[in-house]
A computed fold for a 75-nucleotide RNA from a Thermoplasmatales archaeon, annotated as transfer RNA. It matches the Rfam family "tRNA". The coordinates come from a structure-prediction model, not an experiment, and the mean pLDDT is 81. Taxonomically the source falls in Thermoplasmatales (Archaea, Methanobacteriati, Thermoplasmatota, Thermoplasmata).
RNA sequence: GGGCGCGUGGCCUAGCCAGGAUAGGGCGCUGGCCUUCUAAGCCAGUGGUCGCGGGUUCGAAUCCCGCCGCGUCCG
Repeated sequence: GGGCGCGUGGCCUAGCCAGGAUAGGGCGCUGGCCUUCUAAGCCAGUGGUCGCGGGUUCGAAUCCCGCCGCGUCCG
C1' cells in the first nucleotide's frame, strides 16, 4: 500500500441483508421494600450524537461515498 471483517449506553448483545417513526434485551449502577446485617428476591429509576463527516430519501442504526480506529490476510 491492497483485500476481507468489525465499530450500537459503563460492559455484553439484538436489530442492518429486505429503510418506517419513543433503538430492544442482559449485566452493572442509584433509590426503596424485605432482612438483626449482608446476600438473594421484589419494585422503581438510570444512561445511546448507533465510530466521524457527507450523500440518497418524506424518512437512515439500516442504502451509497469518504475518513478514523481495531482484527485478520496478502504484498